[in-house]
Overview
This is a predicted structure of an 88-nucleotide RNA (c-di-GMP-I riboswitch aptamer) from Methylotenera sp. UBA6020.
RNA sequence: AUUUGAAAAAGGUAAACCCGACUGAAAAGCGGGGGCACAAAAUCACCGGUCUACGGGGUAAAGGCUCUAGGACAGCGGGAGUACCAGA
Numbered sequence: 001a002u003u004u005g006a007a008a009a010a011g012g013u014a015a016a017c018c019c020g021a022c023u024g025a026a027a028a029g030c031g032g033g034g035g036c037a038c039a040a041a042a043u044c045a046c047c048g049g050u051c052u053a054c055g056g057g058g059u060a061a062a063g064g065c066u067c068u069a070g071g072a073c074a075g076c077g078g079g080a081g082u083a084c085c086a087g088a
Base pairs, nucleotide, nucleotide: 002088003087004086005085012038013037017033018032019031020030022029023028036075043080044079046078047077048076049073050072051071055068056067057066058065059064
């Protein structure tokens, strides 16, 4: 340097759920608790996918319905990319 792995050791992240006079139209995020799981479940929205629809379009007498990311998800997959330990 490359590769395989989590058995050991040291660690890391933090699912569901609960609380918040927090942010947001929502999805979701943030903070605290919690611990399902994860060998990159550090980080990044480049590609595919998924979620939401303030705003915009269509429709309707109307309530509404429907389409659409400028929004979101890195713990959906690919890619980029940094890294502890052990073996080869």

The prediction has a mean pLDDT of 85. It matches the Rfam family "c-di-GMP-I riboswitch aptamer". Its family is annotated with cyclic-di-GMP binding in the Gene Ontology.